RNA sequence: CUCGACAAAGGCUCACCUGGGGAAACCCAGGGCCGCAAAGCUCCAGGUCUUCGCCUGAUCUCAGCAGACAAGACAGCCGGGCUGCCGAAA
Numbered sequence: 001c002u003c004g005a006c007a008a009a010g011g012c013u014c015a016c017c018u019g020g021g022g023a024a025a026c027c028c029a030g031g032g033c034c035g036c037a038a039a040g041c042u043c044c045a046g047g048u049c050u051u052c053g054c055c056u057g058a059u060c061u062c063a064g065c066a067g068a069c070a071a072g073a074c075a076g077c078c079g080g081g082c083u084g085c086c087g088a089a090a
Base pairs, nucleotide, nucleotide: 002090003087004086011036012035016031017030018029019028020027021026034076040082041081042080044079046077047074048073049072050071051070052067055064056063057062058061
């Protein structure tokens, strides 16, 4: 360095609950069965989601389609990049 133990110390927190923010996806704080060796950071590539829009139909705010252009969200979907605790075996 690779690697990752029914090891030790510590860490993170899905669902859900409470309070708050947002039009929404979702986010923040507290708690927290699932789970995580990068479940630390980063939207760079893919993906998903929301908004919005194109087009079509109805006809007055709905349905379908779908991403040309656009704004956002997700790092606990998956690659890449950066950083990092511990140290059995191999």
Model confidence (mean pLDDT): 79 of 100. A computed fold for a 90-nucleotide RNA from an Acidobacteriota bacterium, annotated as c-di-GMP-I-GGC riboswitch aptamer. Its Rfam family is "c-di-GMP-I-GGC riboswitch aptamer". Clan: c-di-GMP_I riboswitch clan. The model forms 95% of the base pairs in the Rfam consensus. Lineage of the source: Bacteria > Pseudomonadati > Acidobacteriota.